[in-house]
Predicted 3D model of RNase P RNA and transfer RNA as a complex of 485 nucleotides. It holds a member of the Rfam family "Bacterial RNase P class A". The literature on the family includes a 1998 paper in Annu Rev Biochem by Frank and Pace, "Ribonuclease P: unity and diversity in a tRNA processing ribozyme". Its family is annotated with dimeric ribonuclease P complex, ribonuclease P activity and tRNA processing in the Gene Ontology. Rfam classes the family as a ribozyme.

RNA sequence: CAGCCGGACCGGACGGUCGCUCUCGACGCGCAAGCGCUGAGGGAGGAAAGUCCGAACUCCGCAUAGCAGUGUGCCGGAUAACGUCCGGGAGGGCGGAUUCAAGUCCGUUCGACGGAAAGUGCCACAGAAAACAUACCGCCUAAAUCUUCACGGAUGAGGGUAAGGGUGAAAAGGUGCGGUAAGAGCGCACCGCCGAGGCAGCAAUGCAGCGGGCAGGGCAAGCCCCACACGGAGCAAGACCAAAUAGGGAGGAAGUUGCGGCUUCGGCUGCGGCACGUGCCGGCUCGGUGCGUCAAACCUUCGGGUAGGUCGCUAGAGCCGCGUAGCGAUGCGCGGCCCAGAGGAAUGGCCGUCCAACCGGAGCAAAUCCGGCGGACAGAAUUCGGCUUACAGGUCCGGCUGCCAC
RNA sequence: CGGGGCGUAGCUCAGCUUGGUAGAGCGCUCGCUUUGGGAGCGAGAGGUUCCGCAGGUUCAAAUCCUGUCGCCCCGACCA
Repeated sequence: CAGCCGGACCGGACGGUCGCUCUCGACGCGCAAGCGCUGAGGGAGGAAAGUCCGAACUCCGCAUAGCAGUGUGCCGGAUAACGUCCGGGAGGGCGGAUUCAAGUCCGUUCGACGGAAAGUGCCACAGAAAACAUACCGCCUAAAUCUUCACGGAUGAGGGUAAGGGUGAAAAGGUGCGGUAAGAGCGCACCGCCGAGGCAGCAAUGCAGCGGGCAGGGCAAGCCCCACACGGAGCAAGACCAAAUAGGGAGGAAGUUGCGGCUUCGGCUGCGGCACGUGCCGGCUCGGUGCGUCAAACCUUCGGGUAGGUCGCUAGAGCCGCGUAGCGAUGCGCGGCCCAGAGGAAUGGCCGUCCAACCGGAGCAAAUCCGGCGGACAGAAUUCGGCUUACAGGUCCGGCUGCCAC
Repeated sequence: CGGGGCGUAGCUCAGCUUGGUAGAGCGCUCGCUUUGGGAGCGAGAGGUUCCGCAGGUUCAAAUCCUGUCGCCCCGACCA
RNA backbone atom coordinates (compact mmCIF):
# COMPACT_ATOMS: atom_id res chain seq x y z
C1' C A 1 0.00 0.00 0.00
C1' A A 2 -3.78 -3.61 -1.43
C1' G A 3 -7.40 -7.47 -0.31
C1' C A 4 -10.51 -10.17 3.18
C1' C A 5 -12.97 -10.67 8.02
C1' G A 6 -15.07 -8.48 12.58
C1' G A 7 -16.79 -4.10 15.30
C1' A A 8 -18.34 1.17 15.78
C1' C A 9 -20.12 5.51 13.14
C1' C A 10 -21.86 8.69 8.99
C1' G A 11 -25.20 8.08 5.18
C1' G A 12 -24.48 14.27 0.90
C1' A A 13 -22.55 19.76 2.91
C1' C A 14 -23.29 25.19 2.66
C1' G A 15 -25.96 29.48 0.73
C1' G A 16 -30.06 31.91 -1.96
C1' U A 17 -35.12 31.78 -3.55
C1' C A 18 -40.30 30.00 -4.17
C1' G A 19 -43.83 26.87 -1.75
C1' C A 20 -46.38 22.93 2.09
C1' U A 21 -47.47 21.89 7.32
C1' C A 22 -47.48 22.81 12.83
C1' U A 23 -46.65 26.13 17.05
C1' C A 24 -46.09 31.05 19.09
C1' G A 25 -46.54 36.41 18.40
C1' A A 26 -47.71 41.54 16.13
C1' C A 27 -51.43 44.17 13.13
C1' G A 28 -56.35 44.67 10.65
C1' C A 29 -61.70 43.09 10.29
C1' G A 30 -65.56 40.79 13.31
C1' C A 31 -70.20 40.83 19.21
C1' A A 32 -67.91 36.04 18.97
C1' A A 33 -66.25 31.65 16.59
C1' G A 34 -62.95 32.90 13.15
C1' C A 35 -60.77 35.15 8.67
C1' G A 36 -56.93 38.10 6.22
C1' C A 37 -51.90 39.76 6.29
C1' U A 38 -47.12 39.45 8.35
C1' G A 39 -42.69 37.92 11.57
C1' A A 40 -39.95 34.06 14.30
C1' G A 41 -39.11 28.91 15.34
C1' G A 42 -39.77 23.27 14.46
C1' G A 43 -40.49 19.65 10.31
C1' A A 44 -38.60 11.56 8.52
C1' G A 45 -35.04 6.98 9.42
C1' G A 46 -30.97 3.84 10.57
C1' A A 47 -33.82 1.02 9.18
C1' A A 48 -39.68 5.21 9.65
C1' A A 49 -39.96 -1.53 6.59
C1' G A 50 -41.51 -6.88 8.08
C1' U A 51 -45.33 -6.82 12.10
C1' C A 52 -41.55 -11.43 14.43
C1' C A 53 -41.17 -10.82 20.07
C1' G A 54 -41.73 -7.68 24.63
C1' A A 55 -44.10 -3.55 27.08
C1' A A 56 -46.76 1.29 27.97
C1' C A 57 -51.78 3.05 27.20
C1' U A 58 -57.29 2.04 26.48
C1' C A 59 -61.79 -0.94 26.81
C1' C A 60 -64.25 -5.50 28.33
C1' G A 61 -66.53 -8.16 34.23
C1' C A 62 -60.00 -6.89 37.15
C1' A A 63 -58.71 -11.65 35.37
C1' U A 64 -60.13 -17.17 40.16
C1' A A 65 -60.51 -23.17 39.67
C1' G A 66 -60.13 -27.50 36.14
C1' C A 67 -59.24 -29.02 31.09
C1' A A 68 -57.43 -27.57 26.53
C1' G A 69 -54.04 -24.25 23.96
C1' U A 70 -49.66 -21.17 23.06
C1' G A 71 -44.75 -19.85 24.18
C1' U A 72 -39.90 -20.25 26.53
C1' G A 73 -35.91 -23.92 27.82
C1' C A 74 -27.35 -24.89 30.03
C1' C A 75 -26.05 -21.32 34.45
C1' G A 76 -25.70 -16.42 36.53
C1' G A 77 -26.69 -11.35 35.73
C1' A A 78 -28.94 -6.71 33.18
C1' U A 79 -33.84 -4.69 32.27
C1' A A 80 -40.31 -1.82 33.05
C1' A A 81 -40.43 -6.41 30.19
C1' C A 82 -38.62 -9.83 26.46
C1' G A 83 -37.73 -15.19 22.48
C1' U A 84 -33.33 -9.21 23.62
C1' C A 85 -28.45 -8.01 25.70
C1' C A 86 -23.89 -9.13 28.86
C1' G A 87 -20.62 -12.59 31.33
C1' G A 88 -19.59 -17.71 32.12
C1' G A 89 -20.08 -23.26 31.28
C1' A A 90 -20.30 -27.57 28.32
C1' G A 91 -20.39 -29.11 23.04
C1' G A 92 -19.47 -29.06 17.41
C1' G A 93 -16.31 -27.37 13.07
C1' C A 94 -11.40 -25.68 11.27
C1' G A 95 -6.05 -25.03 11.92
C1' G A 96 -1.54 -26.16 14.66
C1' A A 97 1.38 -29.00 18.33
C1' U A 98 1.89 -33.76 20.62
C1' U A 99 1.02 -39.41 21.15
C1' C A 100 2.54 -46.07 18.38
C1' A A 101 -2.75 -45.10 18.40
C1' A A 102 -7.24 -43.72 20.72
C1' G A 103 -6.79 -39.30 22.80
C1' U A 104 -4.87 -34.68 24.94
C1' C A 105 -3.35 -29.42 24.69
C1' C A 106 -3.41 -24.48 22.29
C1' G A 107 -5.68 -20.91 18.95
C1' U A 108 -9.94 -19.47 16.24
C1' U A 109 -14.98 -19.83 15.11
C1' C A 110 -20.30 -21.46 15.36
C1' G A 111 -25.08 -22.65 17.29
C1' A A 112 -33.10 -22.81 18.93
C1' C A 113 -27.98 -26.00 24.32
C1' G A 114 -33.98 -29.22 29.56
C1' G A 115 -35.35 -34.75 29.44
C1' A A 116 -34.24 -40.71 24.83
C1' A A 117 -32.62 -45.91 32.11
C1' A A 118 -41.61 -42.31 32.30
C1' G A 119 -44.42 -44.05 28.10
C1' U A 120 -45.51 -44.39 22.89
C1' G A 121 -44.08 -44.05 17.79
C1' C A 122 -40.59 -44.03 13.57
C1' C A 123 -35.69 -45.62 11.53
C1' A A 124 -37.62 -46.13 3.94
C1' C A 125 -34.00 -48.59 0.40
C1' A A 126 -29.84 -51.68 1.02
C1' G A 127 -28.21 -55.45 4.26
C1' A A 128 -27.57 -61.94 7.32
C1' A A 129 -29.09 -58.67 11.17
C1' A A 130 -31.93 -51.91 12.75
C1' A A 131 -32.65 -52.58 19.07
C1' C A 132 -35.10 -59.01 23.45
C1' A A 133 -29.41 -58.13 18.53
C1' U A 134 -27.63 -60.91 14.41
C1' A A 135 -23.65 -65.61 11.34
C1' C A 136 -24.01 -63.50 4.31
C1' C A 137 -18.71 -63.81 2.97
C1' G A 138 -14.51 -64.75 5.81
C1' C A 139 -11.60 -67.06 10.17
C1' C A 140 -11.16 -71.46 13.57
C1' U A 141 -12.74 -76.40 14.66
C1' A A 142 -14.83 -80.76 12.84
C1' A A 143 -18.66 -85.79 12.36
C1' A A 144 -18.94 -88.00 7.80
C1' U A 145 -17.97 -88.99 2.51
C1' C A 146 -14.68 -89.31 -1.82
C1' U A 147 -9.58 -90.02 -3.37
C1' U A 148 -4.18 -91.76 -2.63
C1' C A 149 0.13 -97.59 -1.50
C1' A A 150 1.18 -93.71 1.97
C1' C A 151 2.23 -88.57 3.62
C1' G A 152 -1.70 -85.94 2.07
C1' G A 153 -5.77 -83.64 -0.89
C1' A A 154 -11.15 -82.33 -1.99
C1' U A 155 -16.27 -81.68 -0.29
C1' G A 156 -17.80 -80.45 4.32
C1' A A 157 -23.37 -81.62 8.36
C1' G A 158 -22.74 -79.42 13.09
C1' G A 159 -20.28 -76.08 16.52
C1' G A 160 -17.23 -71.59 17.97
C1' U A 161 -16.18 -66.43 16.56
C1' A A 162 -18.30 -59.64 15.96
C1' A A 163 -11.05 -59.28 14.93
C1' G A 164 -11.42 -58.65 8.91
C1' G A 165 -14.84 -57.90 4.28
C1' G A 166 -19.52 -56.25 2.50
C1' U A 167 -24.58 -53.11 3.35
C1' G A 168 -26.08 -48.67 5.46
C1' A A 169 -26.97 -42.19 7.96
C1' A A 170 -26.36 -45.56 11.97
C1' A A 171 -23.90 -52.50 13.21
C1' A A 172 -24.14 -52.73 20.12
C1' G A 173 -17.61 -48.67 23.87
C1' G A 174 -12.42 -46.83 21.39
C1' U A 175 -6.83 -47.45 20.92
C1' G A 176 -2.57 -50.40 22.05
C1' C A 177 -0.38 -54.72 24.23
C1' G A 178 -1.16 -59.55 25.95
C1' G A 179 -4.00 -63.82 25.23
C1' U A 180 -6.48 -67.64 22.14
C1' A A 181 -7.79 -73.20 17.84
C1' A A 182 -9.71 -68.51 15.85
C1' G A 183 -11.59 -64.66 18.54
C1' A A 184 -13.86 -61.74 22.27
C1' G A 185 -13.41 -56.53 28.43
C1' C A 186 -11.31 -62.70 28.15
C1' G A 187 -7.00 -59.95 31.00
C1' C A 188 -4.09 -55.33 31.55
C1' A A 189 -2.78 -49.89 30.51
C1' C A 190 -4.77 -45.34 28.70
C1' C A 191 -9.26 -42.77 26.94
C1' G A 192 -14.64 -42.79 27.29
C1' C A 193 -18.95 -44.37 30.42
C1' C A 194 -21.77 -45.59 35.04
C1' G A 195 -22.22 -45.33 40.68
C1' A A 196 -21.72 -43.27 45.71
C1' G A 197 -19.33 -39.68 48.25
C1' G A 198 -15.12 -35.57 48.63
C1' C A 199 -13.06 -30.73 47.17
C1' A A 200 -13.70 -25.89 44.32
C1' G A 201 -17.63 -22.70 42.42
C1' C A 202 -23.82 -18.53 43.90
C1' A A 203 -24.73 -21.97 39.80
C1' A A 204 -24.15 -24.40 35.03
C1' U A 205 -20.01 -27.31 35.82
C1' G A 206 -14.99 -28.68 36.80
C1' C A 207 -10.94 -31.46 39.41
C1' A A 208 -8.45 -35.64 41.70
C1' G A 209 -8.96 -40.32 43.86
C1' C A 210 -12.22 -44.90 44.93
C1' G A 211 -15.57 -48.77 43.17
C1' G A 212 -17.75 -51.23 38.60
C1' G A 213 -15.78 -54.59 32.66
C1' C A 214 -19.63 -51.72 30.54
C1' A A 215 -25.47 -51.92 31.13
C1' G A 216 -28.47 -47.45 28.29
C1' G A 217 -28.12 -46.70 19.23
C1' G A 218 -30.53 -42.22 16.87
C1' C A 219 -34.83 -38.84 16.37
C1' A A 220 -38.39 -34.57 21.24
C1' A A 221 -37.67 -27.98 14.82
C1' G A 222 -42.77 -36.76 16.21
C1' C A 223 -46.38 -37.28 20.10
C1' C A 224 -44.92 -36.59 24.87
C1' C A 225 -42.67 -35.64 30.11
C1' C A 226 -40.67 -31.80 33.47
C1' A A 227 -40.10 -26.57 34.98
C1' C A 228 -41.72 -21.61 34.23
C1' A A 229 -44.88 -17.84 31.95
C1' C A 230 -49.51 -16.32 29.55
C1' G A 231 -57.38 -13.37 30.52
C1' G A 232 -58.85 -11.20 25.64
C1' A A 233 -58.87 -7.37 22.09
C1' G A 234 -56.33 -3.62 19.93
C1' C A 235 -55.59 4.01 18.78
C1' A A 236 -60.40 1.52 12.97
C1' A A 237 -58.42 0.73 21.34
C1' G A 238 -61.52 4.31 23.62
C1' A A 239 -64.19 9.30 25.24
C1' C A 240 -67.20 13.56 23.75
C1' C A 241 -69.94 16.76 20.25
C1' A A 242 -72.55 17.37 15.69
C1' A A 243 -75.30 15.85 11.10
C1' A A 244 -78.59 12.56 8.47
C1' U A 245 -82.84 8.43 7.75
C1' A A 246 -87.86 4.23 6.06
C1' G A 247 -85.88 5.18 13.80
C1' G A 248 -87.92 0.14 8.56
C1' G A 249 -88.37 -5.44 6.75
C1' A A 250 -87.30 -10.79 7.61
C1' G A 251 -85.63 -14.73 10.83
C1' G A 252 -84.32 -16.93 15.91
C1' A A 253 -85.51 -19.96 21.13
C1' A A 254 -87.40 -20.78 26.10
C1' G A 255 -92.51 -21.62 32.08
C1' U A 256 -93.76 -23.11 35.98
C1' U A 257 -94.33 -22.45 41.20
C1' G A 258 -94.89 -19.84 46.34
C1' C A 259 -96.72 -15.37 48.74
C1' G A 260 -99.44 -10.76 48.06
C1' G A 261 -102.66 -7.01 45.43
C1' C A 262 -106.71 -5.91 41.76
C1' U A 263 -110.85 -8.34 39.33
C1' U A 264 -116.27 -7.76 35.07
C1' C A 265 -113.82 -14.55 37.79
C1' G A 266 -111.78 -14.69 31.59
C1' G A 267 -107.46 -13.01 33.67
C1' C A 268 -103.87 -8.82 34.88
C1' U A 269 -99.86 -7.45 38.00
C1' G A 270 -95.59 -6.91 42.12
C1' C A 271 -91.75 -9.66 44.75
C1' G A 272 -89.08 -14.30 45.44
C1' G A 273 -87.47 -19.57 44.19
C1' C A 274 -86.32 -23.12 40.50
C1' A A 275 -85.97 -24.30 35.33
C1' C A 276 -85.08 -22.80 30.38
C1' G A 277 -83.37 -19.42 26.40
C1' U A 278 -79.94 -15.77 25.10
C1' G A 279 -75.92 -11.77 25.33
C1' C A 280 -71.09 -10.89 27.64
C1' C A 281 -66.74 -12.74 30.34
C1' G A 282 -63.57 -13.53 22.05
C1' G A 283 -61.59 -21.93 23.37
C1' C A 284 -64.62 -25.30 26.68
C1' U A 285 -66.57 -26.70 31.57
C1' C A 286 -67.73 -24.68 36.13
C1' G A 287 -68.87 -20.13 38.03
C1' G A 288 -70.46 -15.00 37.69
C1' U A 289 -73.54 -11.25 35.64
C1' G A 290 -77.34 -8.61 32.45
C1' C A 291 -81.88 -9.28 29.83
C1' G A 292 -85.95 -12.26 28.62
C1' U A 293 -89.66 -16.67 28.77
C1' C A 294 -95.03 -15.21 23.65
C1' A A 295 -93.74 -10.03 22.85
C1' A A 296 -90.62 -5.81 23.42
C1' A A 297 -85.63 -5.74 24.37
C1' C A 298 -81.51 -8.84 22.44
C1' C A 299 -78.89 -11.52 18.41
C1' U A 300 -78.34 -12.61 13.04
C1' U A 301 -79.39 -10.77 8.31
C1' C A 302 -81.47 -7.43 4.37
C1' G A 303 -82.17 -2.44 3.53
C1' G A 304 -81.22 2.96 4.92
C1' G A 305 -78.06 7.24 6.55
C1' U A 306 -73.24 9.95 7.59
C1' A A 307 -67.93 9.69 5.50
C1' G A 308 -67.71 15.92 9.93
C1' G A 309 -65.18 18.03 14.34
C1' U A 310 -62.50 17.78 19.33
C1' C A 311 -59.66 14.75 22.65
C1' G A 312 -56.55 10.30 22.92
C1' C A 313 -51.49 12.79 20.33
C1' U A 314 -46.69 13.48 21.47
C1' A A 315 -42.02 15.92 27.81
C1' G A 316 -40.69 10.59 26.94
C1' A A 317 -38.47 3.49 30.39
C1' G A 318 -36.50 11.22 26.05
C1' C A 319 -31.71 13.37 23.96
C1' C A 320 -26.57 15.40 24.78
C1' G A 321 -22.21 16.05 27.92
C1' C A 322 -19.31 14.99 32.32
C1' G A 323 -18.35 12.07 36.63
C1' U A 324 -18.85 7.44 39.12
C1' A A 325 -19.83 1.71 40.27
C1' G A 326 -19.19 -2.73 37.34
C1' C A 327 -14.98 -7.45 33.22
C1' G A 328 -19.60 -6.17 30.68
C1' A A 329 -24.86 -5.52 29.50
C1' U A 330 -26.29 -1.57 32.52
C1' G A 331 -27.17 1.36 36.95
C1' C A 332 -26.55 5.93 39.82
C1' G A 333 -25.39 11.28 40.34
C1' C A 334 -24.80 16.29 38.32
C1' G A 335 -25.44 19.92 34.41
C1' G A 336 -27.72 21.37 29.85
C1' C A 337 -31.72 20.83 25.98
C1' C A 338 -37.07 20.53 23.90
C1' C A 339 -36.44 17.66 19.07
C1' A A 340 -42.64 16.29 13.39
C1' G A 341 -47.59 15.69 14.89
C1' A A 342 -50.02 15.72 9.37
C1' G A 343 -54.45 12.99 8.77
C1' G A 344 -56.11 10.96 1.62
C1' A A 345 -52.20 12.38 4.66
C1' A A 346 -47.07 18.27 5.03
C1' U A 347 -41.50 17.42 5.35
C1' G A 348 -40.74 19.61 -1.57
C1' G A 349 -39.05 22.32 -6.33
C1' C A 350 -35.33 25.47 -8.74
C1' C A 351 -30.40 27.95 -8.88
C1' G A 352 -25.13 28.51 -7.33
C1' U A 353 -20.47 26.57 -4.91
C1' C A 354 -18.31 22.12 -3.16
C1' C A 355 -17.73 16.39 -1.66
C1' A A 356 -17.86 11.04 -3.03
C1' A A 357 -18.88 7.74 -7.18
C1' C A 358 -19.18 6.81 -12.70
C1' C A 359 -17.90 8.06 -18.06
C1' G A 360 -14.82 10.64 -21.73
C1' G A 361 -10.41 13.63 -22.87
C1' A A 362 -5.25 15.83 -21.83
C1' G A 363 -0.83 13.52 -19.52
C1' C A 364 4.54 7.69 -20.93
C1' A A 365 2.46 6.87 -16.03
C1' A A 366 1.07 8.75 -11.22
C1' A A 367 -0.40 13.25 -9.21
C1' U A 368 -3.30 16.84 -11.40
C1' C A 369 -6.54 19.54 -14.86
C1' C A 370 -11.04 20.02 -18.21
C1' G A 371 -15.99 18.45 -19.69
C1' G A 372 -20.34 15.47 -18.88
C1' C A 373 -23.50 12.63 -15.82
C1' G A 374 -25.26 12.32 -11.03
C1' G A 375 -26.67 10.55 -5.13
C1' A A 376 -27.98 3.48 -2.00
C1' C A 377 -32.11 1.30 0.69
C1' A A 378 -36.19 3.67 1.49
C1' G A 379 -40.33 7.38 3.74
C1' A A 380 -43.50 8.82 10.07
C1' A A 381 -49.47 7.49 11.02
C1' U A 382 -50.65 5.97 19.37
C1' U A 383 -45.75 5.53 21.65
C1' C A 384 -41.36 2.98 23.38
C1' G A 385 -37.38 -1.48 24.02
C1' G A 386 -35.40 -5.28 20.82
C1' C A 387 -34.90 -8.83 16.65
C1' U A 388 -34.91 -9.66 11.42
C1' U A 389 -34.56 -7.99 6.47
C1' A A 390 -32.88 -3.98 2.47
C1' C A 391 -28.76 -0.57 1.63
C1' A A 392 -24.54 3.26 -3.41
C1' G A 393 -20.59 5.27 -1.03
C1' G A 394 -17.40 6.91 2.98
C1' U A 395 -14.61 7.40 7.97
C1' C A 396 -12.24 5.14 12.29
C1' C A 397 -10.45 0.83 15.23
C1' G A 398 -8.77 -4.38 15.60
C1' G A 399 -7.11 -9.05 13.30
C1' C A 400 -5.23 -12.06 9.15
C1' U A 401 -2.94 -12.58 4.29
C1' G A 402 -0.04 -10.71 0.18
C1' C A 403 3.37 -7.20 -2.33
C1' C A 404 7.13 -3.24 -2.33
C1' A A 405 11.08 -0.40 0.16
C1' C A 406 14.63 -0.07 4.22
C1' C B 1 -53.07 1.18 10.49
C1' G B 2 -54.62 -3.63 12.55
C1' G B 3 -56.17 -8.90 11.96
C1' G B 4 -56.43 -13.58 9.04
C1' G B 5 -55.44 -17.01 4.89
C1' C B 6 -53.02 -18.99 0.38
C1' G B 7 -48.63 -20.31 -2.99
C1' U B 8 -47.83 -28.06 -5.91
C1' A B 9 -48.42 -29.92 -14.07
C1' G B 10 -51.07 -25.01 -18.99
C1' C B 11 -55.90 -24.45 -15.42
C1' U B 12 -58.68 -26.12 -10.82
C1' C B 13 -57.20 -28.78 -6.70
C1' A B 14 -55.41 -33.35 -3.46
C1' G B 15 -51.04 -34.95 -0.86
C1' C B 16 -48.56 -31.87 4.71
C1' U B 17 -52.09 -34.51 10.23
C1' U B 18 -48.38 -39.62 11.17
C1' G B 19 -41.24 -37.02 7.02
C1' G B 20 -39.32 -42.41 3.07
C1' U B 21 -41.01 -43.52 -5.24
C1' A B 22 -45.23 -36.51 -6.21
C1' G B 23 -51.11 -37.60 -7.72
C1' A B 24 -56.50 -36.61 -9.66
C1' G B 25 -59.92 -34.05 -13.03
C1' C B 26 -60.02 -30.74 -17.21
C1' G B 27 -56.74 -29.51 -21.06
C1' C B 28 -52.53 -31.44 -24.68
C1' U B 29 -50.32 -35.41 -28.17
C1' C B 30 -50.90 -40.08 -30.82
C1' G B 31 -53.91 -44.25 -32.39
C1' C B 32 -58.90 -46.66 -33.20
C1' U B 33 -63.86 -45.45 -34.68
C1' U B 34 -66.43 -41.92 -38.77
C1' U B 35 -67.19 -39.87 -45.55
C1' G B 36 -65.27 -35.82 -42.19
C1' G B 37 -65.79 -33.41 -37.36
C1' G B 38 -67.69 -33.93 -32.37
C1' A B 39 -68.68 -37.53 -28.71
C1' G B 40 -66.71 -42.34 -27.27
C1' C B 41 -62.61 -46.08 -26.53
C1' G B 42 -57.27 -47.05 -25.87
C1' A B 43 -52.27 -45.37 -25.11
C1' G B 44 -48.83 -41.51 -23.88
C1' A B 45 -46.26 -37.04 -22.74
C1' G B 46 -46.00 -32.99 -19.47
C1' G B 47 -43.37 -30.80 -12.65
C1' U B 48 -38.57 -30.12 -10.04
C1' U B 49 -34.03 -35.04 -9.10
C1' C B 50 -35.79 -25.79 -7.85
C1' C B 51 -43.53 -28.23 -4.60
C1' G B 52 -42.81 -19.27 -4.46
C1' C B 53 -37.48 -18.27 -2.62
C1' A B 54 -33.34 -18.86 1.10
C1' G B 55 -31.37 -21.17 5.42
C1' G B 56 -31.76 -24.89 9.29
C1' U B 57 -33.37 -29.81 12.06
C1' U B 58 -32.95 -34.94 10.29
C1' C B 59 -29.72 -40.52 7.46
C1' A B 60 -33.75 -38.39 4.56
C1' A B 61 -38.15 -32.39 3.88
C1' A B 62 -43.71 -30.69 -0.74
C1' U B 63 -44.48 -32.16 4.58
C1' C B 64 -41.15 -29.96 10.59
C1' C B 65 -38.77 -24.95 12.21
C1' U B 66 -36.97 -19.89 11.03
C1' G B 67 -36.49 -15.84 7.68
C1' U B 68 -38.18 -13.65 3.16
C1' C B 69 -41.19 -12.54 -1.49
C1' G B 70 -45.87 -12.31 -3.90
C1' C B 71 -51.24 -12.66 -3.92
C1' C B 72 -56.16 -12.69 -1.63
C1' C B 73 -59.85 -11.64 2.26
C1' C B 74 -61.84 -8.96 6.66
C1' G B 75 -62.19 -4.68 10.04
C1' A B 76 -65.32 2.82 10.34
C1' C B 77 -69.56 5.17 12.74
C1' C B 78 -75.22 6.05 13.34
C1' A B 79 -79.98 4.09 13.76